[in-house]
Molecule: Lysine riboswitch aptamer
Organism: uncultured Ligilactobacillus sp.
RNA sequence: AGAGGUCGCACAAACCAAGAGUAGCCUUUAAGAGCCUGUAAAGAGGUCAUGACUAGAGGUGAAAGGGGUAAGUGCCGAAGUAAGCCAAGACUUUACGCUUGGUUUGCUGGGGUUUAGUUUAAGAGACUAAACACUGUCGCAGUCACAUCAGACUACGGAGCGCU
Numbered sequence: 001a002g003a004g005g006u007c008g009c010a011c012a013a014a015c016c017a018a019g020a021g022u023a024g025c026c027u028u029u030a031a032g033a034g035c036c037u038g039u040a041a042a043g044a045g046g047u048c049a050u051g052a053c054u055a056g057a058g059g060u061g062a063a064a065g066g067g068g069u070a071a072g073u074g075c076c077g078a079a080g081u082a083a084g085c086c087a088a089g090a091c092u093u094u095a096c097g098c099u100u101g102g103u104u105u106g107c108u109g110g111g112g113u114u115u116a117g118u119u120u121a122a123g124a125g126a127c128u129a130a131a132c133a134c135u136g137u138c139g140c141a142g143u144c145a146c147a148u149c150a151g152a153c154u155a156c157g158g159a160g161c162g163c164u
Stems, first nucleotide, its partner, number of pairs: 001164002005076001008075004014069003024060007034047004038096006079108011109135002112132008137158003141154004
């Protein structure tokens, strides 16, 4: 420096489905004191008998994360994941958690199918584990070819800190 694959990996404009007739808002009925700011405690703030929270009926009615197709972009530990540490965020402090980013160590060659689990609105997708073949690469052995050669196939095994 390059290769694995036309379902290689990641990001991704635009469009689409779903989210969902859900949340919210309005009206009404019941009910009657709390409710909201991730959880707990303390504080602070807001709202509430001019009816909180909750439930029924009617009307109106979103969005985000996630997903599909994919212009385009960056690449081949691409990337993902587990644990630890650091920073920022959402009212303040503490502990835990969530989101985003960075970093250390470990694991995974790659994609697929099936099963189970986690996540999620989800029978989608993602992640993890196991099994099954497939595929690329290297190694041992064997067969065929070849000697102007280093190829093809079979079988077994290993791992990307690899291979050319």